Model confidence (mean pLDDT): 76 of 100. Predicted 3D model of RNase P RNA and transfer RNA as a complex of 479 nucleotides. Rfam match: Bacterial RNase P class A. Rfam classes the family as a ribozyme. For this family Rfam cites "Identification and characterization of small RNAs in Yersinia pestis" (Beauregard et al., RNA Biol, 2013).
RNA sequence: AGACGGCCGGGCGGCCGCUGCCUGCGGGUUCGUCCCGCCGGUGGAGGAAAGUCCGGGCUCCACGGGAAUACGGUGCCGGUUAACGGCCGGCGGGGGCGACCCCAGGGAAAGUGCCACAGAAAACAUACCGCCUGCGCAAGAGCCGCAAGGUGUCCCGCGGGCAAGGGCGAAACGGUGUGGCAAGAGCGCACCGCGCCCCUGGCAACAGGGGCGGCAGGGCAAACCCCACCGGGAGCAAGACCGAAUAGGGACGGCCGCGUCGCAAGGCGCAGGGACAUUCCCGUCCCGCUGUCCGGGUUGGUCGCGUGAGGCGCACCGCGAGGUGCGUCCCAGAGGAAUGGUCGCCCCGUGCCGUUCAGGGCAACCUGGCAGUGCGGACAGAACCCGGCUUACAGGCCGUCU
RNA sequence: CGGGGCGUAGCUCAGCCUGGUAGAGCAUCUGCUUUGGGAGCAGAGGGUCGGAGGUUCGAAUCCUCUCGCCCCGACCA
Numbered sequence: 001a002g003a004c005g006g007c008c009g010g011g012c013g014g015c016c017g018c019u020g021c022c023u024g025c026g027g028g029u030u031c032g033u034c035c036c037g038c039c040g041g042u043g044g045a046g047g048a049a050a051g052u053c054c055g056g057g058c059u060c061c062a063c064g065g066g067a068a069u070a071c072g073g074u075g076c077c078g079g080u081u082a083a084c085g086g087c088c089g090g091c092g093g094g095g096g097c098g099a100c101c102c103c104a105g106g107g108a109a110a111g112u113g114c115c116a117c118a119g120a121a122a123a124c125a126u127a128c129c130g131c132c133u134g135c136g137c138a139a140g141a142g143c144c145g146c147a148a149g150g151u152g153u154c155c156c157g158c159g160g161g162c163a164a165g166g167g168c169g170a171a172a173c174g175g176u177g178u179g180g181c182a183a184g185a186g187c188g189c190a191c192c193g194c195g196c197c198c199c200u201g202g203c204a205a206c207a208g209g210g211g212c213g214g215c216a217g218g219g220c221a222a223a224c225c226c227c228a229c230c231g232g233g234a235g236c237a238a239g240a241c242c243g244a245a246u247a248g249g250g251a252c253g254g255c256c257g258c259g260u261c262g263c264a265a266g267g268c269g270c271a272g273g274g275a276c277a278u279u280c281c282c283g284u285c286c287c288g289c290u291g292u293c294c295g296g297g298u299u300g301g302u303c304g305c306g307u308g309a310g311g312c313g314c315a316c317c318g319c320g321a322g323g324u325g326c327g328u329c330c331c332a333g334a335g336g337a338a339u340g341g342u343c344g345c346c347c348c349g350u351g352c353c354g355u356u357c358a359g360g361g362c363a364a365c366c367u368g369g370c371a372g373u374g375c376g377g378a379c380a381g382a383a384c385c386c387g388g389c390u391u392a393c394a395g396g397c398c399g400u401c402u
Numbered sequence: 403c404g405g406g407g408c409g410u411a412g413c414u415c416a417g418c419c420u421g422g423u424a425g426a427g428c429a430u431c432u433g434c435u436u437u438g439g440g441a442g443c444a445g446a447g448g449g450u451c452g453g454a455g456g457u458u459c460g461a462a463u464c465c466u467c468u469c470g471c472c473c474c475g476a477c478c479a
C1' cells in the first nucleotide's frame, strides 16, 4: 500500500419523565383476577427494526387424492436446511504480480425470429478492390525499329480460376507456421482450437490420455421457445368471540328441475349450482342458497400476541454451511404507537491557543506529546413471527494473508 | 401494516409487449397578416426518457437495485 473474515456502533453517575408486568396501600364500582391514583420492584428497539426482493410458520378460503393446460419462477455439480432464488464445498470461464475477486454458468446440429448503419456478402453464402490466367482490338502510353510498321507489357473488352491480401462492420463460414501452386486455398503436413468414439480418475460437474474426422455448426434465449425441476390463492385490516347501532332494505344475475316412496310433512336417487386460475376424473360436503353493486349502521372490547426452526455456554461429528447431545436463561410487545430529556465526568475525531515538554534546525519555524478551550459523534426506530438477500451507515477494534 | 400502479419537452400524453431516427397536442419564440391586439398561416427552439448497475454490437424499451408520487384495503346488518 492492499486483500479477506469477524465484532462494536458510545460508557458511568445524578435529576425529571414515558410504557408493559408484579407485590402492597388507598379510593371507586355496573362486584369482574374490573377501573383510577400512589410507594416499591422488574423489563423496555436494530444491525439493519428499512426496501418488501425471496423462502417458511400461522390463519382463512369446508376438505382429500390424481392428471392436463395456462401462468410465474429457478437453471454447472454435490451438499446443507423447515424452506429458499440463501449458504457451504467443488468444477469451468474471466480479471489481478499476488493475497484474492467476478460470473442469470442448461440448450443456438428441435423450430421461429432479429442482427440497424456500413458493406460484394449478416448466413443452404458471395465477389467491390485485388491476385493469376486464356482470347481479342493496335486509338493512347511503353518497348523494338532510321522509317513503314511490329509487339498483348500497361490500359481497354470478353471469358475462366482464386479467396491469400485490402476495404466495411460489434460480428465475415477455424487460427499460426510451413510446404505447395499460374495465383491461391485444410489442397497436404505440424501445433492449437472444434466435433465424435474409447480408456483412466471422480458420486457428479469435469479433468487427463489415446484414436478418428479436414471443419460441418457466426452471435442473441435478461427474444419467443425447448428441456429439467418447483409453485393452489390470499394475507394478522388473515381470522375467532362478545357488545352497540341500523332499513335483517333495494337493484341486476345464477340455480329453484326430473324420477320415485308416502294421505301429508318429508325422505331417497339423478341432474343443477357452489367448493376463489382453468378444464377433466374419482371420492366427499353444502344448497333457498349464492355472486356483484347501491343504500344503512358502528368507528367499541377481548383473543390471535410471543417458549420460539429462541438466546448463551460446553462437548462431539463435519474441510465447511451445518448437525447431535448436555447444561443454563426467559429477554419489548401497549393505542397510530412508549424506549426520552437535561447536567457532570470520561471516550473518539478535528480546529484554535499556550511564560509548557521532547526531537530537528544558525534562525524564522517544523514534527510529536501535554494542559486549556470550541465544534462534531452516523444510518435509522419494533406493529403477527422467523430464515435469508439487498440497500443506508460518523467512527472504532480484533484476527489471517499478500 | 398489507396490496397494486405510475415516472418521457414547461403541461397532458404516445412510443416499451416485438431493442436500432424520441414523437404528438397545448404552451414559448420568430416572421407574415392587422392601425394595434386576438384569431389564422409559415417556421424554429426546447429532452440526464426519475437515478445507478448489468445483458446486448446497440437500452426510453429487457433484468436487478434504488428514489419519488398516486390509488385500494376495517367491521356489522
Base pairs, nucleotide, nucleotide: 001402002401003400004399005398006397007396008395010346011345012344013343014342015341016340018044019043020042021041022040024038025037026036027035028034046379050390051389053388054387055386056385057384058235059234060233061232064282065281066280067279068278069277071231072230073229074228075227076090077089078088079087080086091105092103093102094101095100106226107225111224112223113220114219115218128166129165130162131161132160133159134158135157136156140154141153142151143150144149174192175191176190177189178188179187193215194213195212196211197210198209199208200207201206239303240302241301242300249294250293251292252291253290254289255288257270258269259268260267261266272287273286274285275284296478297477298476310329311328312327313326314325315324316323317322347377348376349375350374351373352372354370356369357368358367359366360365403475404474405473406472407471408470409469412428413427414426415425422459430446431445432444433443434442452468453467454466455465456464